[in-house]
RNA sequence: AAUUCGCCCUUAGAGUUUGAUCCUGGCUCAGGAUGAACGCUGGCGGCGCGCCUAACACAUGCAAGUCGAACGAGUAAGACGCCUUCGGGCGUGGAUAGAGUGGCGAACGGGUGAGUAACACGUGACCAACCUGCCCCCGUCUCCGGGACAACCUCGGGAAACCGAGGCUAAUACCGGAUACUCCGAGCAUUCCGCAUGGAAAGCUCGGGAAAGCCUUGACGGACGGGGAUGGGGUCGCGGCCCAUCAGGUAGACGGCGGGGUAACGGCCCACCGUGCCCACAACGGGUAGCCGGGCUGAGAGGCUGAUCGGCCACAUUGGGACUGAGACACGGCCCAGACUCCUACGGGAGGCAGCAGUGGGGAAUUUUGCGCAAUGGGGGCAACCCUGACGCAGCGACGCCGCGUGCGGGACGAAGUCAUUCGUGACGUAAACCGCUUUCAGCGAGGAAGAACCAUGACGGUACUCGCAGAAGAAGCCCCGGCUAACUACGUGCCAGCAGCCGCGGUAAUACGUAGGGGGCGAGCGUUAUCCGGAUUUACUGGGUGUAAAGGGCGAGUAGGCGGAUUGGCAAGUUGGGAGUGAAAUGUCGGGGCUUAACCCCGGAACUGCUUCCAAAACUGUUGAUCUUGAGUGAUGGAGAGGCAGGCGGAAUUCCCAGUGUAGCGGUGAAAUGCGUAGAUAUUGGGAGGAACACCAGUGGCGAAGGCGGCCUGCUGGACAUUAACUGACGCUGGGGAGCGAAAGCGUGGGGAGCAAACAGGAUUAGAUACCCUGGUAGUCCACGCCGUAAACGAUGGAUACUAGGUGUGGGAGGUAUUGACCCCUUCCGUGCCGCAGUUAACACAUUAAGUAUCCCACCUGGGGAGUACGACCGCAAGGUUGAAACUCAAAGGAAUUGACGGGGGCCCGCACAAGCAGUGGAGUAUGUGGUUUAAUUCGACGAUACGCGAGGAACCUUACCAGGGCUUGACAUACAUCGGAAUUACGUUGAAAGACGUAAGCCGCUUGCGGUCGAUGAACAGGUGCUGCAUGGCUGUCGUCAGCUCGUGCUGUGAAGUGUUGGGUUAAGUCCCGCAACGAGCGCAACCCCUGCCGUCUGUCACCAGCAAUAAGAUGGGGACUCAGAUGGAACUGCCGGUGACAAACCGGAGGAAGGUGGGGACGACGUCAAGUCAUCAUGGCCCUUACGUCCUGGGCUACACACGUGCUACAAUGGCCGGUACAGAGCGCGGCGAACCCGAGAGGGGGAGCGAAUCGCAAAAAGCCGGUCCCAGUACGGACUGGAGUCUGCAACCCGACUCCACGAAGUUGGAAUCGCUAGUAAUCCCGCAUCAGAACGGCGGGGUGAAUACAAGGCCGGGCCUUGUACUCACCGCCCGUCA
Repeated sequence: AAUUCGCCCUUAGAGUUUGAUCCUGGCUCAGGAUGAACGCUGGCGGCGCGCCUAACACAUGCAAGUCGAACGAGUAAGACGCCUUCGGGCGUGGAUAGAGUGGCGAACGGGUGAGUAACACGUGACCAACCUGCCCCCGUCUCCGGGACAACCUCGGGAAACCGAGGCUAAUACCGGAUACUCCGAGCAUUCCGCAUGGAAAGCUCGGGAAAGCCUUGACGGACGGGGAUGGGGUCGCGGCCCAUCAGGUAGACGGCGGGGUAACGGCCCACCGUGCCCACAACGGGUAGCCGGGCUGAGAGGCUGAUCGGCCACAUUGGGACUGAGACACGGCCCAGACUCCUACGGGAGGCAGCAGUGGGGAAUUUUGCGCAAUGGGGGCAACCCUGACGCAGCGACGCCGCGUGCGGGACGAAGUCAUUCGUGACGUAAACCGCUUUCAGCGAGGAAGAACCAUGACGGUACUCGCAGAAGAAGCCCCGGCUAACUACGUGCCAGCAGCCGCGGUAAUACGUAGGGGGCGAGCGUUAUCCGGAUUUACUGGGUGUAAAGGGCGAGUAGGCGGAUUGGCAAGUUGGGAGUGAAAUGUCGGGGCUUAACCCCGGAACUGCUUCCAAAACUGUUGAUCUUGAGUGAUGGAGAGGCAGGCGGAAUUCCCAGUGUAGCGGUGAAAUGCGUAGAUAUUGGGAGGAACACCAGUGGCGAAGGCGGCCUGCUGGACAUUAACUGACGCUGGGGAGCGAAAGCGUGGGGAGCAAACAGGAUUAGAUACCCUGGUAGUCCACGCCGUAAACGAUGGAUACUAGGUGUGGGAGGUAUUGACCCCUUCCGUGCCGCAGUUAACACAUUAAGUAUCCCACCUGGGGAGUACGACCGCAAGGUUGAAACUCAAAGGAAUUGACGGGGGCCCGCACAAGCAGUGGAGUAUGUGGUUUAAUUCGACGAUACGCGAGGAACCUUACCAGGGCUUGACAUACAUCGGAAUUACGUUGAAAGACGUAAGCCGCUUGCGGUCGAUGAACAGGUGCUGCAUGGCUGUCGUCAGCUCGUGCUGUGAAGUGUUGGGUUAAGUCCCGCAACGAGCGCAACCCCUGCCGUCUGUCACCAGCAAUAAGAUGGGGACUCAGAUGGAACUGCCGGUGACAAACCGGAGGAAGGUGGGGACGACGUCAAGUCAUCAUGGCCCUUACGUCCUGGGCUACACACGUGCUACAAUGGCCGGUACAGAGCGCGGCGAACCCGAGAGGGGGAGCGAAUCGCAAAAAGCCGGUCCCAGUACGGACUGGAGUCUGCAACCCGACUCCACGAAGUUGGAAUCGCUAGUAAUCCCGCAUCAGAACGGCGGGGUGAAUACAAGGCCGGGCCUUGUACUCACCGCCCGUCA
């Protein structure tokens, strides 16, 4: 040095769409910045900065003068001289002041940003087309004359500003003449040079042009020519805003010739001639804007910006104009015009703060009418000096940046106070107090600068700085604390008040509002608002996309443009390397230095990525010359095709017309009707007319660029393909604008019209039906010509080229093999499909026909809505098309995929789900619950299924929670304390409805003798509440559902949500089991284990039992241990065996055996979860609420009301029955405050009675239906029993409101129940009785028990509910969803 290597630096994201996910995509936040403003707060200093708005209007003062060494005249004071009446006067002289002539300056400095889209600015180049006062250098000269005008004087006019007339006068003022070069003009000729017009130098001839003096010497000036320097003028390249809804612009316009004008070029201006010139690489028009160095931001590229400082430009009340001058078209000059303000004697005048201060106004908002020329700089002057609101300083403002302080150390298991609390404590917190120390800054006192140079001179300033003094002394706030985002509790509030940057908080326990305590952040500041950049790779050059998220033009041919094959030579525009010039200073950066530090300032370096220019290189691009054939095209040969246009032909069918046959219907629909038909339809036969379309072939077949194209024949015509390799030689690809083609519908003119068919009519359907269905039917559909120009014009995929695994169809062609031909097979080109690897993709998917890998060109996108709308423009006959916004509004709108849920989607399967049956409900009467109504109260809860004979397994008082009235207040009940008193308690009296109140009498114990136990009173803690919240909760419960499901670990798949397992094939009551399988296992469920029941064994036999023995009226008794039974414990059933089916499995079907057979029957048992399901009134419990009452006691009432409505039952309507008499057979229970026998009484309920029994012993107890006999005879009855009257019984303090039962009498509705609807599949339904709980009493309800004891299930379509798989989805609060329109 090079490199494919190494190292270093830089690049940060988050919230929000969903049930969850990935993607797309917008919105929002964290950062930095500011000439800021606003809110709260505010100690000191340094350095900066300070009207962004009204280029609005301005009072007042100041901001540009100076020179007597250019000139004339000339004054106060002072000086000199003279005079003096001592007051002063006159003269000289001309200083100082003021005015004038003249010179220089006033074109600088200072301000502002209105205008300007322009050579205005930046950058670079050029002027051979130019100017330049003062300054510097060089050369030459400075001679002779002349006439005026101000000032001044006089007169006049005017209110003023100011003006006029006459007269005098000087100059560096003005004029004439002379002289003069290399200066200017014209002509001639020479040399040299330049990019062109052309220029330079020296020479000759002719013509023309200057000057100023002042002064004491010195000095300072004047004129001409040349040069320099500085400053300016002009030209060109390139660069930097928006709108194409501005597409055409232009008459001095473009050029020429000649002239004018200028310092100079030029249509800059003018006459004439020509008709050009600019423009899609954006003219013209509109909007906006001073430009730059720089500033802010950013990793950078970039974006935004143009305060202060510096460069340029423009402007000076608005518009126009020139004069003077070296320079102006002139901020503090002039003239004219306009607006405005002021003065005025109304005739006229004056003015211009975008200079410094200052005022009003505008505004969210921006300072002193300060000091000084001491410094720096400027003007004048020889100078002294004068002027200078430039400038240097000070003042005001936390406006910004920077620095400093408001103290430091010690100090408790930790004061007080406040806050929180589970009441224990925790926090503020070493924080404070207290002890010790220090003194920056501020304060006071003393000293006191540099800035100043050669003398003098300091506004700042008694400032900076230094020293001393006193004392913790004078000095902290603001915002935030739901997530983003660092920091949490309490109270208040209760969708209110409020917060909010986005998402979002607040509806009674709010870390989100307000306050407090605490905490976090920053700190003399902190927040808010506004704006810019960032984050935003969200305009994508760096660095994006377009199948479905926004986005491929409907299609091809083609113009401009962009891009372009192989070989070789030249050139050097791009490109690369090197050199030169420039890129002002300041800023930034690196190094260094100065203020105590920093900010700030100073010095030096590099940089300023740019532009210009010279040299070099030639790979690539470009350009040019030559060549090539592979891209492209042509020719030849060949076949395929609904490619296009025109003409002709054909048959089937529909309809219509004519005629025949024929008769009552046809037609149409889910079913009908409208309609057609006895005037003869439909049907059928023959004949005819007319229009339109072309069955079969027919095919993910063919052709075409797309739209699109389908009977046959003929003509004309476009394209593609294969083979061949003769010809051209890059002729290619793409294609903005423009022109063309372009389905259907629609429009115009003229034809045509069979069928079909918008509109329309009628019939149906329906709540309606302007629809779907039916009967009709016009435009139209067809043809010719002309418009329209759109579409889900789609492969939602622009075109071209190259490359990148395969497999398998199909259409067209060519070739190989076999002797030929055909078939098969193989190879190859073009087209068209499917499957699939790599790769791509957010996923779905695409995958040689790419959505892969690359290159080129075109089109298009940039959140949703508003809206493809409005306006404008263009097109169209119209309909309308093309182009195409904004205001406003939202925090999303979207794509793909996932889990569920849902579907009037599909498949498989189950259930008394339907069906098949049996009995009911719905009708009647009554019981009971509920709604409603009523009421002083009718306490409360439960409300589809899953509330309603439910909480209630039992409301006359009680219960009881409700109402009325009467009372009590430490309370009806608990714990503990203080003080006082007395036993507690019992009995009685008065009053009262009772509770209660008042009163009387009787009446203690232990002992350490003033304490304990106990009670009462008072007080204060507290009790109490069926008051609220079941949406704050625990527990318990209902329901889906005894449905077969619900999950996990690991692994695997997917970016992920998630999937797999759990799906599939069978099977089961079952996720039951088997097989298969990227799954393998496991858990909760299922089943089993538990209880009852069915069979047997063993054990034990009293109160149970009794076969045999004894015995009796009787299992009474003896006895027995067999049986029944009791109750303990075992056995038994497992698809174990056989046959068949099945896959050789699981299992199913059938059979044997067995008491029982495929879970034998029944029960208990209820997965993950759902319904904010139910319950604060079982209980428990957070919070809230009441406290002489929302607590508590009592009496009475109510919960039992009654026009009605509903649910659940009971009893019936009768003869399979009622009634009377007789007579059998259970099981399970219960009993001492109990069950209660016999016997007696009563017609009965019941009463008397009291044996027996704490019960396999006694009792309740009769079981009933049944069976036997009798009666009733189909009737509102000898059915039915409601209701009512009367008389009773029982319980209970008490049956009036409001109990049950008995007897007599009364004898209602009701004759099987509309729409609708419930239960049940076997010992079930139905029917019949019995018992129990609760309970004093009070079941038609509830819970149990046994007796008698059926019918039916074909089927799996439909209804309801459920399980699994699959599919669609805009649902996920999950179809009782979502959502659209109208109205408010």